[in-house]
RNA sequence: GGGGGCAUAGUCUCAGCCGGUUAGAGCGCUUGGAUCACAACCAAGAGGUCGCAGGUUCGAAUCCUGCUGUCCCCA
Numbered sequence: 001g002g003g004g005g006c007a008u009a010g011u012c013u014c015a016g017c018c019g020g021u022u023a024g025a026g027c028g029c030u031u032g033g034a035u036c037a038c039a040a041c042c043a044a045g046a047g048g049u050c051g052c053a054g055g056u057u058c059g060a061a062u063c064c065u066g067c068u069g070u071c072c073c074c075a
Stems, first nucleotide, its partner, number of pairs: 001074007010027001012026003020058001029045005051067005
């Protein structure tokens, strides 16, 4: 230099990524219950401009383009 994968909550693990309801789960966190107390357990809750910027569309996490980070292959 060329090609390809990945990026979604909290320095965590991931689903959704063949465009259409409100973006979800586990673990973690907060509050409450229960317990003599702690853990496990039960209930409720907070937390996301879906890596960034544009474009297409009535509508984009999802399609297109560029960029950033990271990993792999080729030279």
Source information:
Transfer RNA from a Eubacteriales Family XIII. Incertae Sedis bacterium, 75 nucleotides, folded computationally. The coordinates come from a structure-prediction model, not an experiment, and the mean pLDDT is 83. The sequence was found in a public genome assembly.